This is a predicted structure of a 74-nucleotide RNA (transfer RNA) from Vulcanisaeta moutnovskia 768-28. The gene name in the source record is tRNA-iMet-CAT-1-1. RNAcentral records the identical sequence in 3 taxa.

């Protein structure tokens, strides 16, 4: 410099193509069960969906620009 993937609860990752309540697994609190703990079940908190604009009645998603990460190529 050029093209490809990628950014979403502390950690991972799914939904995005086709706009319409943000989801799952771990981790954290709280309870049950146990003599007791570990496992197991049950609630529950935790999110400016990387950032600025645009479109729309309504963006995590669609459309510009910008950031950072990771391959490839030169």
């Nucleotide at each position: 410099a050029g093209c490809g993937g990628g950014g979403u609860a502390g950690g991972g990752u799914a939904g995005c193509c086709u706009g319409g309540u943000a989801g799952c697994c771990u981790g954290c609190g709280g309870g049950g069960c146990u003599c007791a703990u570990a496992a197991c079940c049950c609630c529950g908190a935790g999110g400016u969906c990387c950032c600025c604009g645009g479109u729309u009645c309504g963006a995590a998603u669609c459309c510009g620009g910008g950031c950072c990460c990771c391959g490839c190529u030169a």
Its Rfam family is "tRNA". The family's RNA type in Rfam is transfer RNA. Lineage of the source: Archaea > Thermoprotei > Thermoproteales > Thermoproteaceae > Vulcanisaeta moutnovskia.